[in-house]
RNA sequence: GGGGACGUAGCUCAGCUGGGAGAGCGCCUGAUUUGCAUUCAGGAGGUCGAGAGUUCGAUCCUCUUCGUCUCCA
Numbered sequence: 001g002g003g004g005a006c007g008u009a010g011c012u013c014a015g016c017u018g019g020g021a022g023a024g025c026g027c028c029u030g031a032u033u034u035g036c037a038u039u040c041a042g043g044a045g046g047u048c049g050a051g052a053g054u055u056c057g058a059u060c061c062u063c064u065u066c067g068u069c070u071c072c073a
């Protein structure tokens, strides 16, 4: 320098044919217990890496760009 994959909650990751942003763990509150743990109920937490385009509508399609991993040279 060229090809490919990935980037979504604090962490690990789902997300179907473009229309609801989610799960487990963690965190907070309450109940349970003498207490801790467990269990149960509820809650907070998001620039879907960034910018632009297409569209009535974009995490999803197109382009550019940043970062990580990988292959070729």
Base pairs, nucleotide, nucleotide: 001072002071003070004069005068006067007066010025011024012023013022019056027043028042029041030040031039049065050064051063052062053061
A computed fold for a 73-nucleotide RNA from a Pseudomonadota bacterium, annotated as transfer RNA. It matches the Rfam family "tRNA". By type it is a transfer RNA. Rfam's curators write: Transfer RNA (tRNA) molecules are approximately 80 nucleotides in length. Gene Ontology term of the family: triplet codon-amino acid adaptor activity. The source organism's lineage runs through Bacteria, Pseudomonadati and Pseudomonadota. The prediction has a mean pLDDT of 81.